[in-house]
Molecule: c-di-GMP-I-GGC riboswitch aptamer
Organism: Bacillales bacterium UBA6259
RNA sequence: ACUGAUAAAGGCAAACUCAUCGAAAGAUGGGGACGCAAAGCCAUGGGUCUAAAGUCGAGGGAUGACUAUGAUCGCCAGGUUGCCGUGG
Numbered sequence: 001a002c003u004g005a006u007a008a009a010g011g012c013a014a015a016c017u018c019a020u021c022g023a024a025a026g027a028u029g030g031g032g033a034c035g036c037a038a039a040g041c042c043a044u045g046g047g048u049c050u051a052a053a054g055u056c057g058a059g060g061g062a063u064g065a066c067u068a069u070g071a072u073c074g075c076c077a078g079g080u081u082g083c084c085g086u087g088g
Base pairs, nucleotide, nucleotide: 002087004084011036012035016031017030018029019028020027021026034074040080041079042078044077045076046075047072048071049070054066055065056064
């Protein structure tokens, strides 16, 4: 450096649920485990989700359309750090 054992120590925690925050997507904490060897961290590129504010439209309003500056690293890529151990 590659690699990930029906090993060991330790770690994380999907769905669902309760509380709080948020316009929403979603986030944080408790319970709970589907899974995970980077399911640690970074929104840099792509993807996906949301649309409060903004823009369009309109006499005005509602509906609607567009838009990330919002969210997701447990969607993929990239960057960065790292536990334990078999085998070569």